[in-house]
Context: one part of a larger RNA
């Protein structure tokens, strides 16, 4: 080199955009690089290999052939595959017209509750637990009623329902914005598919600068509990969590399943949509399409199980594994304010 894997045994990058490169539809016509095939010269002797010789065999040595799977020119040959031309429309994509959404950014607003304050009524408890303390309250709590502040989150709707590439995204309403889908035609004419590297985007903590601070809560106090209890439980409570710029760059970033295309039995549900029928304020019943659950045939799988949303048959690319522990560490490198992040080992042991 070929030759196996990657849902749970080691193994899919947290997601996308994209550069090289890798790979690419259908049709004629060229061209002869790949690719085939002959020819011709090289391919040193030896050594390997078939036949013989020669030392008493062998080892050894020794003669012919064959071989040297190449490399050069050259003649052809044109399926394929590359390169040129030309042209097509199935794949891409644009335009028209409808459609559905917590997609995204900024702005404005609206009620519930929770909590503080201010007044009122009122009076001895409240709170809290498994039981209790510790906390609060006769300075008048707690309960109730009026009003004011001020932050954060949006009950029902609500749905294995929607959207978005992934993280994610949810209360209304306005700007402005990206994507998807569906129907019908019409243009472009391969423009397409991965994607090393790059580049952008990535929950929560966590930093940095300035706000903000109502629950709520790491640290941190106190009370309980225990043999102790640096916890599970209570009572307060500070970063934090909220905003606005800027960093950080990881997660069981999970479907523990890369992205793309084709093909392979049905049945059930549900969301968008487009057509037909049925009857008709509405809703049923079918077709078809994009998607999202449930079952299941073949098939595949160590089995669990997957099953047109494949883990199942192809194909194109990319990442990525090689026993455990040491170790996702240690030096070195980048990157980062840190706090780490990223590349990544060995000795040694089982």
């Nucleotide at each position: 080199c070929u030759g196996g894997g990657c849902g749970u045994a080691a193994a899919g990058c947290g997601c996308g955009u994209g550069u090289a490169g890798g790979c690419g539809g259908c049709u004629a016509c060229u061209u002869a690089a790949g690719u085939u095939g002959g020819a011709u010269g090289u391919g040193a002797a030896a050594u390997c290999c078939c036949c013989g010789g020669g030392c008493u065999u062998a080892a050894c040595c020794u003669g012919g052939g064959a071989a040297c799977u190449g490399c050069a020119u050259u003649c052809a040959a044109u399926a394929c595959u590359g390169g040129g031309u030309a042209g097509c429309u199935a794949g891409a994509g644009u335009c028209u017209g409808a459609g559905a959404g917590a997609g995204g950014a900024g702005g404005g607003u609206g009620g519930a509750a929770u909590u503080u304050c201010c007044g009122g009524u009122g009076u001895a408890g409240c709170a809290g637990u498994g039981a209790a303390a510790u906390g609060c309250g006769u300075a008048g709590a707690u309960a109730u009623c009026g009003g004011a502040a001020g932050g954060a989150a949006c009950a029902c709707c609500a749905g294995u329902g929607g959207c978005g590439a992934a993280g994610g995204c949810g209360g209304c309403c306005c700007u402005c914005u990206g994507g998807c889908u569906c129907a019908a035609g019409a243009c472009u004419g391969a423009c397409g598919c991965u994607g090393a590297g790059a580049c952008g985007c990535g929950a929560a903590a966590g930093c940095g600068u300035g706000g903000g601070g109502a629950g709520c809560a790491a640290a941190c106090a106190g009370g309980a509990u225990u043999a102790g209890a640096u916890a599970c439980c209570c009572u307060g409570g500070u970063a934090g969590u909220c905003c606005a710029c800027g960093c950080c760059g990881u997660a069981a970033a999970c479907g523990a399943u890369g992205u793309c295309u084709a093909c392979u039995a049905g049945c059930c549900g549900u969301u968008g949509g487009a057509g037909a029928c049925u009857u008709u304020a509405a809703a049923g019943u079918u077709u078809u399409u994009a998607g999202u659950g449930g079952c299941g045939c073949a098939g595949c799988u160590a089995a669990c199980g997957c099953g047109a949303u494949a883990a199942g048959u192809a194909g194109a690319c990319c990442g990525c594994c090689u026993g455990g522990g040491g170790a996702g560490u240690a030096c070195g490198g980048u990157c980062g304010c840190a706090a780490g992040a990223u590349u990544a080992a060995a000795a040694c042991u089982c």